[in-house]
Context: one part of a larger RNA
RNA sequence: GAACGAACGCUGGCGGCGUGGAUUAGGCAUGCAAGUCGUGCGCGAAAGGGGGCUUCGGCUCCCGAGUAGAGCGGCGAACUGGUGAGUACAAGGUGAAUAACGUGCCCUUGAGUGGGGGAUAACCCCGCGAAAGCGGGGCUAAUACCGCAUGGUUUCCAGGGAUCUUCGGGUUUUUGGAAUAAAGCAGUAAUGCGCUUAAGGAGCGGUUCACCUCCCAUUAGCUAGUUGGUAGGGUAAUGGCCUACCAAGGCUUCGAUGGGUAGCUGGUCUGAGAGGAUGGUCAGCCACACUGGGACUGAGAUACGGCCCAGACUCCUACGGGGGGCAGCAGUCUAGAGGCUUUGACAAUGCCCGAAAGGGUGAUCAAGCGACGCCGCGUGCGGGAUGAAGGUCUUCGGAUUGUAAACCGCUUUUCUUUGGGACGAAUGCCUGUGUCGUGAACAUGGGAGUGACGGUACCAGAGGAAUAAGCCCCGGCUAACUCCGUGCCAGCAGCCGCGGUAAGACGGAGGGGGCAAGCGUUGUUC
Numbered sequence: 001g002a003a004c005g006a007a008c009g010c011u012g013g014c015g016g017c018g019u020g021g022a023u024u025a026g027g028c029a030u031g032c033a034a035g036u037c038g039u040g041c042g043c044g045a046a047a048g049g050g051g052g053c054u055u056c057g058g059c060u061c062c063c064g065a066g067u068a069g070a071g072c073g074g075c076g077a078a079c080u081g082g083u084g085a086g087u088a089c090a091a092g093g094u095g096a097a098u099a100a101c102g103u104g105c106c107c108u109u110g111a112g113u114g115g116g117g118g119a120u121a122a123c124c125c126c127g128c129g130a131a132a133g134c135g136g137g138g139c140u141a142a143u144a145c146c147g148c149a150u151g152g153u154u155u156c157c158a159g160g161g162a163u164c165u166u167c168g169g170g171u172u173u174u175u176g177g178a179a180u181a182a183a184g185c186a187g188u189a190a191u192g193c194g195c196u197u198a199a200g201g202a203g204c205g206g207u208u209c210a211c212c213u214c215c216c217a218u219u220a221g222c223u224a225g226u227u228g229g230u231a232g233g234g235u236a237a238u239g240g241c242c243u244a245c246c247a248a249g250g251c252u253u254c255g256a257u258g259g260g261u262a263g264c265u266g267g268u269c270u271g272a273g274a275g276g277a278u279g280g281u282c283a284g285c286c287a288c289a290c291u292g293g294g295a296c297u298g299a300g301a302u303a304c305g306g307c308c309c310a311g312a313c314u315c316c317u318a319c320g321g322g323g324g325g326c327a328g329c330a331g332u333c334u335a336g337a338g339g340c341u342u343u344g345a346c347a348a349u350g351c352c353c354g355a356a357a358g359g360g361u362g363a364u365c366a367a368g369c370g371a372c373g374c375c376g377c378g379u380g381c382g383g384g385a386u387g388a389a390g391g392u393c394u395u396c397g398g399a400u401u402g403u404a405a406a407c408c409g410c411u412u413u414u415c416u417u418u419g420g421g422a423c424g425a426a427u428g429c430c431u432g433u434g435u436c437g438u439g440a441a442c443a444u445g446g447g448a449g450u451g452a453c454g455g456u457a458c459c460a461g462a463g464g465a466a467u468a469a470g471c472c473c474c475g476g477c478u479a480a481c482u483c484c485g486u487g488c489c490a491g492c493a494g495c496c497g498c499g500g501u502a503a504g505a506c507g508g509a510g511g512g513g514g515c516a517a518g519c520g521u522u523g524u525u526c
Base pairs, nucleotide, nucleotide: 001526002525003524004523006522007521008520009519010518013377014376015375016374017373018372019370020369026333027332028331030330031329032328035075036074037073040072041071043069048063049062050061051060052059053058082288083287084286091213092212093211094210095209096208097207098206101205102204103203106201107200108199109198110197111196112195113194114148116146117145123138124137125136126135127134128133154179155178156177157176158175159174160173161172162171163170164169184193185192186191214260215259216258221251222250223249226248227247228246229245230244231243232242233241263285264284265283266282267278268277269276270275290311291310292309293308294307313324314323315322316321341367343366344365345364349363350361351360352359353358380410381409382408383407390401391400392399393398415463416462417461418460419459420458424453429447430446431445432444433443434442435441470515471514472513473512474511475496476495477494481510482509483508484507485506491498492497
């Protein structure tokens, strides 16, 4: 000098864009953060409105409505979002390999979608329980579940042909046999959305290899599933991944093993560069979800807002027993020098569900708070000498503050007020036309509607210099000097050093210098 997720002191007008729990991976009240589909299925209210009857109490029918709602079923919940504890390699970065693999949704293509069955939840009844909830009996449906049929295909077995061969076998083709699938819904229909099976693709994922990735030798030896082989098991798949047997290997001063520290990277800061430091925000990967362990489901699991077991903590309890997990968004307590609102909206972008309409989304978009950072703007402009008053200094003549003020003229960014007022919104929906055929798709035209931000940005009118300057420094380094006070005291200080009676270095004042909505100090890095 530059930088910062900064903090502290004094001060503080506005706007834009960023950014804001770095310590306690400490504990958490409350609300919200993952739902959706009635075009898969069986049930199914109420408020309210209308009609009829009425003994005026009410009864009944229709609409409300296949709506709200709980349930079965499907898809999603493995994404998004958070944190950095652990991890020095089971990770990351770069480059390869997979002739050793998987793949829901999506795209392309082929072949199918036949015919049956038995349950069960919701619901009703009974029982237990304070609750959480649980048990028994009865009824019922499905794109839920289970057989049967068919088999383009796939797999396996047996045989034949072709071809390659390390002679073990591999590839391909063919014949016979065995096994192996399904679900319907909407619509008058055309058709649409599905379902099953197979092949290919895209994207994604799993696995493997090479190189690189901090400090300590006051850590020198480490290792028995250890290193390799054979066989088997297991896996989607290779492999000591696991087991049996066999061999005795494998790593290491080019630092094994042990210990410490640490998420890694793109990047960021600094520097002429080489390098050094760093990894917050944003992006990619990894790991974790109260602590430890385990599997289930599924195309896919570290399963944050799933399950089971144990533990610590905490809450409820009728004492028998139950509930919970903010390192999601807000918010709270604690510790700390220290870091925000218990806001609005799904309008946009994206994601999930749905044929769609649409629903959900603390992702996201916005607003709020903080000079935390960067950038921009303003706090006025011109004239004005009797060089006013006051202050300070003085050699008492004057000098300086100083065109500074007063005063005169002007302007109006900001500010106040009045009025107008967005872009972000269209590709979705309805509808017309065309391609090819009435639907869909695509192209094109028309229509209705949709904005949290926000009556915001912006624009125009009116008013009036009106609302807006501080902080640090002045001995040298280092730009800027005098007076008074103090008297090695009180104090200053980054280094050198100032202060013991005229201190340009302490304290105050006047003046001056620097930067400016900031200025200084502290900490850290280069």
This is a predicted structure of a 526-nucleotide part of an RNA (small-subunit ribosomal RNA, 5' domain) from an uncultured bacterium. RNAcentral holds the full RNA, with entries from Greengenes.